[in-house]
Context: one part of a larger RNA
RNA sequence: GGACGAACGCUGGCGGCGUGCCUAAUACAUGCAAGUCGGGCGGUUUUUACCUUCGGGUAAGAGUAGCGGCGGACGGGUGAGUAACACGUAGGUAACCUGCCUAACAGACUGGGAUAACUACCGGAAACGGUAGCUAAGACCGGAUACGUCAACUAUGGGGCAUCUUGUGGUUGAGAAAAGCGGAGCAAUCUGCUACUGGUAGAUGGACCUGCGGCGCAUUAGCUAGUUGGUGAGGUAGAGGCUCACCAAGGCGACGAUGCGUAGCCGACCUGAGAGGGUGAACGGCCACACUGGGACUGAGACACGGCCCAGACUCCUACGGGAGGCAGCAGUAGGGAAUCUUCGGCAAUGGACGAAAGUCUGACCGAGCAACGCCGCGUGAGUGAUGAAGGUUUUCGGAUCGUAAAACUCUGUUGCCAGGGAAGAAUGAUGUGGAGAGUAACUGCUCUGCAUAUGACGGUACCUGAGAAGAAAGCCCCGGCUAACUACGUGCCAGCAGCCGCGGUAAUACGUAGGGGGCAAGCGUUGUCC
Numbered sequence: 001g002g003a004c005g006a007a008c009g010c011u012g013g014c015g016g017c018g019u020g021c022c023u024a025a026u027a028c029a030u031g032c033a034a035g036u037c038g039g040g041c042g043g044u045u046u047u048u049a050c051c052u053u054c055g056g057g058u059a060a061g062a063g064u065a066g067c068g069g070c071g072g073a074c075g076g077g078u079g080a081g082u083a084a085c086a087c088g089u090a091g092g093u094a095a096c097c098u099g100c101c102u103a104a105c106a107g108a109c110u111g112g113g114a115u116a117a118c119u120a121c122c123g124g125a126a127a128c129g130g131u132a133g134c135u136a137a138g139a140c141c142g143g144a145u146a147c148g149u150c151a152a153c154u155a156u157g158g159g160g161c162a163u164c165u166u167g168u169g170g171u172u173g174a175g176a177a178a179a180g181c182g183g184a185g186c187a188a189u190c191u192g193c194u195a196c197u198g199g200u201a202g203a204u205g206g207a208c209c210u211g212c213g214g215c216g217c218a219u220u221a222g223c224u225a226g227u228u229g230g231u232g233a234g235g236u237a238g239a240g241g242c243u244c245a246c247c248a249a250g251g252c253g254a255c256g257a258u259g260c261g262u263a264g265c266c267g268a269c270c271u272g273a274g275a276g277g278g279u280g281a282a283c284g285g286c287c288a289c290a291c292u293g294g295g296a297c298u299g300a301g302a303c304a305c306g307g308c309c310c311a312g313a314c315u316c317c318u319a320c321g322g323g324a325g326g327c328a329g330c331a332g333u334a335g336g337g338a339a340u341c342u343u344c345g346g347c348a349a350u351g352g353a354c355g356a357a358a359g360u361c362u363g364a365c366c367g368a369g370c371a372a373c374g375c376c377g378c379g380u381g382a383g384u385g386a387u388g389a390a391g392g393u394u395u396u397c398g399g400a401u402c403g404u405a406a407a408a409c410u411c412u413g414u415u416g417c418c419a420g421g422g423a424a425g426a427a428u429g430a431u432g433u434g435g436a437g438a439g440u441a442a443c444u445g446c447u448c449u450g451c452a453u454a455u456g457a458c459g460g461u462a463c464c465u466g467a468g469a470a471g472a473a474a475g476c477c478c479c480g481g482c483u484a485a486c487u488a489c490g491u492g493c494c495a496g497c498a499g500c501c502g503c504g505g506u507a508a509u510a511c512g513u514a515g516g517g518g519g520c521a522a523g524c525g526u527u528g529u530c531c
Stems, first nucleotide, its partner, number of pairs: 001531004006527005013378006019371002021336001026334003030331003035070003040067002043064009077289003087213007096206002101202003105198003109143004118133006149174011179194006215261003222252003227249008264286004268279004291312005314325004342368001344367003350364001351362004381411004391402004415472001418466004425458001430453008475520005480501003486515005496503002
């Protein structure tokens, strides 16, 4: 000199864009943060219309506690742990999986038994249950079928150092399914859309392997028995001591093993001419974690932040028998600390989940609020103005200086205040209604397209125009040298200053105050950390 997620002191006008618990991965009151689908199903509530023997029935609309599907593995948070194939980078898997999506193909036949909701009874303070009975499905379970798929055996060709691997063919065996909403037709039936089943390929996401890279301590020198390798078996989506049985005795290490300490890694960021050094906030990628420890279940995917089970610590409720909970989601509270924000608005946009859609949900997100915490921009006026006014300070008492500074006059109108007007973000999406096209026997639907309509949290915001008015807007540090800037008074080795050298003991440009001056400026200084 530069930098900062900064803090402290004094001061403080506006705007834009960012940033904001670095400490206790401490404990959490309250609200919200993951739902959705009635076009999967049985019920049930309610409204309207019609019928009625007045008991009720039928149809349509709206809602949804339960069964069922998809999603709760994304998104959001934190950095505790981790010195590791965790991360980065370069390759590999002749050892693998992949819901939704895309492309192409084949198929969707036929049966069955339950169960929740509900009803009845019973238990419990509650949380929540028990027994009996009823019923449905795209829930569950059989049978059939098998283009392709998988397995075994077999024939044949190619590849590999090898256990092997791969192409083509044959035989045997195994394993599927779900319908719904419309349209046409008298009907059989045909047909559109959305779902369903089995393979294949792709994409996406994951899994695994190898080389290399990046901390400290040697006052840590030896470490290792599933340890190193083999055979076989189990397990896994899959290779592998991953696990087990047997066999061999190996494997690592001064090119730093092992141990201890510290630490999430990177893109990047800061500094520097560079080489380097430092950092890992915000934003992006990866990893790990979700009160602490352990475990599996479900599922395409988890050993799962707002799921389950067990144990522990803690908190709460209790009728003392027993139960409930997990903010390192967004706000917010207490505590800790030098220190870090609103218990705000909205789904209008972007994105996500579900749904055929309308739409619902979304503290992701978009916005507003608070904070000079940072960067950037603007302003606090401009011109003229000498009787160099008054006043202050100083003086050699002549003057000098603050000083064109002020006053005064003439302007301007940024910003703030006041008044008026007033967006874009929103239409490629949605709804309604036309047209055309492909397809069909035809319609619906699909694709393209015209017109109309509705939709904005921010917000009457940005922006524009006008009026009046200098009125509303300057401080902080320094002035001995380094280092730009000097005098007076007070004090008298006292009080004090100080980054270093050093000032102060009666003429202190170094302390305190005043006048003057210098520097930066909505900031200025101090402290801390890094180069």
Model confidence (mean pLDDT): 83 of 100. The part of an RNA shown here (small-subunit ribosomal RNA, 5' domain) has 531 nucleotides and comes from a metagenome.